[in-house]
RNA sequence: UCGGCUAAAAAAGCGCCUGGGCUUGGCUAGGCCAAGUUGACGAGGAAGAGGUUAAUCGAAUUAUCGGCGGGUGCCUCUAGACCUGCCACCGGUCUUUAGCCGUUUCUUAAAACUUGCAAGUGAUUGUAAGGCAAAGGGGGCGGCAGGUGGCUAA
Repeated sequence: UCGGCUAAAAAAGCGCCUGGGCUUGGCUAGGCCAAGUUGACGAGGAAGAGGUUAAUCGAAUUAUCGGCGGGUGCCUCUAGACCUGCCACCGGUCUUUAGCCGUUUCUUAAAACUUGCAAGUGAUUGUAAGGCAAAGGGGGCGGCAGGUGGCUAA
């Protein structure tokens, strides 16, 4: 270094790199070759099956470019909850904390950046301190939300 076996750990802004950017070295030199490095910062998100791809929110930056794969999104079906004291069917909104809207409150942002430390010739990598969101979700308050048929009680 390659192959096999076994064990453990590890994921969804998640994994990977052949384009590109950047660095080093070389050369027949303004280009080529080789090696390396970079290639999404967290919050949030899962009933099951199938299908599908430009799958929510903001921060930063303007290579977070580009590409491949995957994916808690979306669609259909099935199951379930709610809209009526109970049941059935249909319809609507949702997903087990299971209706929508408004308002209020709570919910540890992290990188970038600044100041250091460590590794590397370097690009860059790791790490300590400081420090800045929105959506979504929980609680409170208020408003609004079925049709048909049957049963039961008063």